This is a predicted complex of two RNAs, RNase P RNA and transfer RNA, with 422 nucleotides together. Rfam match: Bacterial RNase P class A.
[in-house]
RNA sequence: AGAGCAGGCGGGGCAGCCGCAGCCAUCAGGCUGAGGAAAGUCCGAGCUCCACAGAGCAGGACGCUGGGUAAUCCCCAGUGGGGGCGACCCCAAGGAAAGUGCCACAGAAAACAGACCGCCCACCGCGUCGGUGGGUAAGGGUGAAAAGGUGAGGUAAGAGCUCACCGCUGCGCUGGCGACAGCGCAGGCACGGUAAACCCCGUCCGGAGCAAGGCCAAGCAGCCAGCGAAGACCCUGCUCGGCGAGCUGGCGGGUAGGCCGCUUGAGCUCGCUGGCAACAGCGAGCCCAGAGAAAUGGCUGCCGCCCACAUAAGGUGGGAACAGAACUCGGCUUAUCGCCUGCUCAAAAC
RNA sequence: GCGGGAGUAGCUCAGCGGUAGAGCGUCUGCUUGCCAUGCAGAAGGUCGCGGGUUCGAAUCCCGUCUCCCGCU
Numbered sequence: 001a002g003a004g005c006a007g008g009c010g011g012g013g014c015a016g017c018c019g020c021a022g023c024c025a026u027c028a029g030g031c032u033g034a035g036g037a038a039a040g041u042c043c044g045a046g047c048u049c050c051a052c053a054g055a056g057c058a059g060g061a062c063g064c065u066g067g068g069u070a071a072u073c074c075c076c077a078g079u080g081g082g083g084g085c086g087a088c089c090c091c092a093a094g095g096a097a098a099g100u101g102c103c104a105c106a107g108a109a110a111a112c113a114g115a116c117c118g119c120c121c122a123c124c125g126c127g128u129c130g131g132u133g134g135g136u137a138a139g140g141g142u143g144a145a146a147a148g149g150u151g152a153g154g155u156a157a158g159a160g161c162u163c164a165c166c167g168c169u170g171c172g173c174u175g176g177c178g179a180c181a182g183c184g185c186a187g188g189c190a191c192g193g194u195a196a197a198c199c200c201c202g203u204c205c206g207g208a209g210c211a212a213g214g215c216c217a218a219g220c221a222g223c224c225a226g227c228g229a230a231g232a233c234c235c236u237g238c239u240c241g242g243c244g245a246g247c248u249g250g251c252g253g254g255u256a257g258g259c260c261g262c263u264u265g266a267g268c269u270c271g272c273u274g275g276c277a278a279c280a281g282c283g284a285g286c287c288c289a290g291a292g293a294a295a296u297g298g299c300u301g302c303c304g305c306c307c308a309c310a311u312a313a314g315g316u317g318g319g320a321a322c323a324g325a326a327c328u329c330g331g332c333u334u335a336u337c338g339c340c341u342g343c344u345c346a347a348a349a350c
Numbered sequence: 351g352c353g354g355g356a357g358u359a360g361c362u363c364a365g366c367g368g369u370a371g372a373g374c375g376u377c378u379g380c381u382u383g384c385c386a387u388g389c390a391g392a393a394g395g396u397c398g399c400g401g402g403u404u405c406g407a408a409u410c411c412c413g414u415c416u417c418c419c420g421c422u
Stems, first nucleotide, its partner, number of pairs: 002345009012303007020033005035322001039333002042331005047209004054240004059205005064078005079093001080091004094200002099198002101194003116140002118136008148166006167189001168187008213260004222251006234242002267286008305319005351421007360374004368405001376392005398414005
């Protein structure tokens, strides 16, 4: 210097002036003011209301093991499988001996196997050739896949037909919490693949969402149609069950306000302890937007970072991404700038 | 805030595991004195993008981007 792999950090700082929003204050004024993703809304929760949340069916999600967590489709540590020379990465990874479906083209045959060429046997036709019947699954050929693989024996030719090794299946022992691994014995070998096809098994899931929901104030005018105590609406897609008087649609009238929810929370920072880790416990300190159509901005100077030029040094000029809160958290994913650390491979040089 | 759908040739759409098609348009030739019409033929595709499942993916699954629609 090249090609990569993994992990981490930061997302400018200080000061002045002008301006914006919220809160406090009698005034002067003071304090605070976007993010790592505030984004997508893909998961999981808190919170609120529906009956504190029922039963069954349907439906959906998930699916190796152990742990973490409020919880998860998240995270950590492992097992097995796959990819890469490697650092390392990826995996929806239960069941195909419950049933059903599908497996194009090619090929003889694609799942209760099959016989195109070939090999072998018998018979017939006059023969090295052909026909008929039978045996075979070794060889050829097709395919993503051809009913264990390699070698030896065996045979008319062959074949787990027999044997050795490998694989597979079953059982046992050992190790491990476990997924699983190792070893031994037995069985000639059955069960092609596909469940991100239907399905089966196991686990989990009630519905709605802060425009939830509660309170106050102001204003107004009702009419029509349909359903409803033979139970509407709602919970809830269906049945049961619950609730119990309204509900749905159209026309018309009124309002366009305030308060709570609302930010102190599975909170943040630091230290110690336990744990491989995710994380947990303890102690100390801190308060960090809360609007209600939406503020968080601009300029100047100095410093820091990057680039170019120049250089002894000082310097000059330029640049700084993605994006922006609107109940709140924990994750995931995506967008994006710069820097750092460790590791791998190849080549060359020393 | 909640929910649904679409992306395939230049345009409009079909195809929903097995060689990517149709209509219009474009181009070439024939027909015509020329054009249109008509006839014949041809070209044109990362099936939005990235992964995965499968022997095989436009089709199935996951993620992502863009667009459209509905309810409140």
Background:
The prediction has a mean pLDDT of 79.